[in-house]
Parts: sequence; C1' cells; structure tokens
RNA sequence: AGCCGAAUCUCGGGUCGCCCCGCGGCCCGGGAGCGGGGGAACCAAGUAGUUCGGGGCGAAUCGCAGCGAUCCGCCGCGUAGCGCCACUCUUCUGGCGCGAGCCCGACAGCUAACCCCGUAGGCGCUACAGA
Repeated sequence: AGCCGAAUCUCGGGUCGCCCCGCGGCCCGGGAGCGGGGGAACCAAGUAGUUCGGGGCGAAUCGCAGCGAUCCGCCGCGUAGCGCCACUCUUCUGGCGCGAGCCCGACAGCUAACCCCGUAGGCGCUACAGA
C1' cells in the first nucleotide's frame, strides 16, 4: 500500500505533542452516515414453549475420536457458515486461513409509528494466483 469489522466523516470544547498561527493523538459533547436492539395491527404461535430456562451481538454452528481425570480441562479430525489472494464487480477453478469470544438477567416471534444502544478493537509491508 492494504486486510477483518458497523466502527467513518464533520462541528464545538478540553488536553498533550510536534517539523508550531498549523498539523496530529487522546478525552467530552452535538450532527450526518453506517450498524444493532426493543416495539402494534395482520400473520405466526395457541396439542407447543416457560431450570431441560429463555434471549441478543457475531461467520463462528453441529458431529466423531483421544488424553488427563471424572464438576472440568487439553487436544485431534471433520462440518454449517465466513474471510483473503492488493484497479473494481460477478462467476468458476486453484491456494491460504477462521469456524472464537462476549452480553442481557426471568424477559423480548414478526412488527408501522415510536423508543434505546454502538461507532471499537485487532492485523499487515516487496509479499504480489489463473480464466
């Protein structure tokens, strides 16, 4: 350069730094954009579910096996699904990788109006797949 992700842009204030009258980082507040949740009618559901709790964000679900030990952990092979191969989009082939984690707190189907929340974090530098 660029990649995952909604996580970007802009205005005002504060603070720190610098190549100092300008630029950049961080914090707070407003707006736009993007993302998520709650929330009618109709529909769904009403023989069901409600500790066998239930639900949300996310691609991150599900299955089989082994070891330690037996509440739980480690680890392997797959798998629904997801991402990358750098001018852009779609498809195919090939290759490489992920297939986690966290949250709500007894509670939520869909859902117009309406209401609420987030706008992070983590990678990466001569490596460059083809039709």
This is a predicted structure of a 131-nucleotide RNA (c-di-AMP riboswitch aptamer (ydaO/yuaA leader)) from a soil metagenome. The model forms 96% of the base pairs in the Rfam consensus. Rfam family: c-di-AMP riboswitch aptamer (ydaO/yuaA leader). About the family: This family represents a conserved RNA structure found upstream of the ydaO and yuaA genes in Bacillus subtilis and related genes in other bacteria.